[in-house]
Context: one part of a larger RNA
Molecule: large-subunit ribosomal RNA, domain IV
Organism: Actinomycetospora cinnamomea
RNA sequence: CUGUGGUCAAGGAAUUCGGCAAAAUGCCCCCGUAACUUCGGGAGAAGGGGGGCCCUGUCCCGUGAAACCCCUUUGCGGGUUAGCGGGGUGGGGCCGCAGAGACCAGGGGGAAGCGACUGUUUACUAAAAACACAGGUCCGUGCGAAGUCGCAAGACGAUGUAUACGGACUGACGCCUGCCCGGUGCUGGAACGUUAAGGGGACCGGUUAGGGCCUUUCGGGGCCCGAAGCUGAGAACUUAAGCGCCAGUAAACGGCGGUGGUAACUAUAACCAUCCUAAGGUAGCGAAAUUCCUUGUCGGGUAAGUUCCGACCUGCACGAAUGGCGUAACGACUUCCCCGCUGUCUCGACCACAGACUCG
Repeated sequence: CUGUGGUCAAGGAAUUCGGCAAAAUGCCCCCGUAACUUCGGGAGAAGGGGGGCCCUGUCCCGUGAAACCCCUUUGCGGGUUAGCGGGGUGGGGCCGCAGAGACCAGGGGGAAGCGACUGUUUACUAAAAACACAGGUCCGUGCGAAGUCGCAAGACGAUGUAUACGGACUGACGCCUGCCCGGUGCUGGAACGUUAAGGGGACCGGUUAGGGCCUUUCGGGGCCCGAAGCUGAGAACUUAAGCGCCAGUAAACGGCGGUGGUAACUAUAACCAUCCUAAGGUAGCGAAAUUCCUUGUCGGGUAAGUUCCGACCUGCACGAAUGGCGUAACGACUUCCCCGCUGUCUCGACCACAGACUCG
């Protein structure tokens, strides 16, 4: 010096991001116990008192011999009781600093956020406000169900049958869940428009048996027309879903305005005007796990408070099942405050053990 233990005057969180770590609390019995509450809880709330050993009285419980008593049953019968064991309660005494004497063995309270809860999770840096959850809603599915796995057979779903099963979102409970269907999606509609292969085959073209005309060295050559067959291209017309179109649907994906003016102090604007929109954010909440400006302003707590609590509303950029606002209980969650307690600190000291290190 390091590690692990132990003790400390006075102070007692001044330490620190933060009481991290340590200290303290701790068991049993008795008394007593608030707000709030879903009446279960909160609660071991909180806060107090007692606890060892010896002698002795008394009560209760268990067991229960000998002796005595009892008899409708003479029995391995019944009753009383000493002793022994256990428990409660009273009186007196003894010792220590200390009696749950060691080990073991809750710190408590107030307020707020988030999540209802018990659970689950990143095996080896995250245990949480993340996941799950009962409960809610929507959508699909009529049974050879939908859905899933598989090329298929087949299997799961389910030896179930809409109070069932699958999918999506939300997440106990309480009070609620506003407006918009223009866009995207989904569902329904089928008149009209558009739309594929296929069907259809008008019309046009290639090929040429043959015919015509011109020419010839009479061998032929050139041009034009052109049946049938074969063949190339191919219009009208016909033809589904889809798309267009028309509706519905937001606990589907999503969205939920601006400007100007106005009241007899000022300020503000219930009110008016105007533009745009599918509709312009309702209730509730709000500097919030969301507020940039911002340490907003006011109040509380402190001597002093960028955090905290209560309000205000100017919401940069809350808002209603991507749920809104509350909420008893619960939480190794997060934040603030108080009591107790302490070497966390003022500020360090000493002791023990183990090591480093020095000497040997």